[in-house]
């Protein structure tokens, strides 16, 4: 910039992994010495905190459609339904229920 109406945007969560802090191991080196602290290295079958995070999960805010008013472009009230699902791929540090995807399929 542009763009929606099984609409979008945000917070939580199921899971996710491990880019950054933590925790742990293990060397080195130092100190108030067997315990601390600084480097360095490694571990996510390390419980966490940042981090990502659901179409088919939660709540909420915008917006929509219908109706009623009209306090004049707004206010009220309804409704916003249903929804089994592979492999394989791609991003990001790296993975996922993230994208691809209300996919291919099933029914």
């Nucleotide at each position: 910039c542009a763009a929606a109406a099984a609409g979008c945007u945000g917070u939580c969560u199921a899971g996710g992994g491990u880019u950054c802090c933590g925790u742990u191991u293990a060397a080195a080196g130092a100190g108030u010495u067997u315990c601390u602290c600084u480097u360095u290295a490694a571990a996510g079958a390390c419980u966490g905190g940042u981090c990502c995070g659901a179409g088919a999960g939660a709540g909420a805010g915008c917006g929509u459609a219908c109706a009623g008013c009209u306090g004049c472009u707004g206010c009220u009230g309804u409704a916003u339904a249903c929804a089994c699902g592979g492999a394989a791929g791609g991003a990001u540090a790296a993975a996922a229920g993230c994208c691809u995807g209300g996919g291919a399929g099933a029914c």
About this RNA: Predicted 3D model of a 107-nucleotide RNA (Guanidine-I riboswitch aptamer) from Domibacillus robiginosus. The organism belongs to Domibacillus, within Bacteria. The sequence was found by an Rfam model in a public genome assembly.